[in-house]
């Protein structure tokens, strides 16, 4: 230098055009003499950035950034 992949909650990941979810973690409650475990509840995300298409974009197009892998 070229090619491909990844980027979504604190972490690991779903989500193939109609206002974003799970598990774990954290918080509160129940339970216990107390802790752990278990159960329940609510909270937590300008979906990496910019621009475009569309009535509507995490999702499609273009450019950029970071990371990973391959080729030279």
């Nucleotide at each position: 230098g070229c090619c491909a992949g990844u980027u979504u909650a604190g972490c690991u990941c779903a989500g193939u055009g109609g206002u974003a979810g799970a598990g774990c973690a954290a918080u509160g409650c129940u339970u216990u003499c107390g802790u752990a475990a278990a159960g329940c509840a609510g909270a937590g995300g300008u979906c990496c950035c910019g621009a475009g298409u569309u009535c509507g974009a995490a999702u499609c197009c273009c450019g950029g950034a970071a990371c990973u892998g391959g080729c030279u």
The RNA shown here (transfer RNA) has 72 nucleotides and comes from a Candidatus Uhrbacteria bacterium.
It was read from a public genome assembly.
The source organism's lineage runs through Bacteria, Bacteria candidate phyla and Candidatus Uhriibacteriota.
The prediction has a mean pLDDT of 83.
Its Rfam family is "tRNA". Its family is annotated with triplet codon-amino acid adaptor activity in the Gene Ontology.